[in-house]
Order: sequence, then C1' cells, then structure tokens
RNA sequence: GAUAGAGGCGCGGCGCGCAAGAGUACCCCCGGAGCCAAGGACAGGCAUCCGCCGGAGGGAAAGGGCAAGCCGCCGAAGGGUCGUUGCUUUGCCUGAGGGGCGAUCACCUGGGCCGUCGGAGAAUAUCCGCCGGACUGCCACAUUUGUGGAGCGCUAUC
Repeated sequence: GAUAGAGGCGCGGCGCGCAAGAGUACCCCCGGAGCCAAGGACAGGCAUCCGCCGGAGGGAAAGGGCAAGCCGCCGAAGGGUCGUUGCUUUGCCUGAGGGGCGAUCACCUGGGCCGUCGGAGAAUAUCCGCCGGACUGCCACAUUUGUGGAGCGCUAUC
C1' cells in the first nucleotide's frame, strides 16, 4: 500500500399499507362584536391584502412516525461550517426559522442505552445538540483488576 473482516437493541435508505395529523386547515350559509383605522399574520415597518367570535353543513394534505420485508453498509452515519437553491404573512423591504443539493473526509463524535436541559415538531411519537451516568468493543500501559487514548483506529492475509 492492497484485500477481507469485527463491535450490536449496530448505521442509513426504500415502494405499499397503517395510526396520528383532524373534525384541524379550508369552503359555503346564518348571526354577532368591532372599526375608518381597530383587529389578524413567523417578527418589525410600509402598503391596504383579509381578519375576529358563535352556530349549522361539507371537509383535506404534507413533513414526521410504525410492524414486517428488501437494499446499501461498519466514519456505517450524525452534527458543525461554507456554497447554492427554494419554502414559511396578501405584496415589498429587513430579519428570523426551516428544507433540498454539493463541499469540507488535515472541524467534532468508537458504539448503543438512560437522564436533565435546549431546538424542530400537532404530539407524551420521533429526530438533533450540549452535559452527566453506567455499560460495551478496540489498542496501549500496568496487573487480576485498574488507568489512559481515539475510528486517520483495530484484527487477519498478501
């Protein structure tokens, strides 16, 4: 240097189906309050787009999730940062948030689990992040059970 492997509730992806989303958003009708600028929206400003409450009728979808199965794998993958491109209010400006794609592999994290907090989310589902806890795999040093380190690692073969 090449090839092949190991960690285990191991990682990620996927069409169909299902639950939830939700009797929500939205549409139509009836009634009511309020107002010449009051009320509303992811925030502020401008414009002036439409809004609020109650009743009756109709009534979704997306992202996310789940069992089994299949596919690709063991920096699997996740995050951060940067670039790019849409989205979130009726329009514009500024901001904030969130999604897709790409790069960074010489930015961080060995891995899953539990917990406080924070973020996304309709959600107590789930995901992400900081921190903490025990457990577990690898290597090194000690020695009978400890200490330390990180995947650019470890093991085997050539």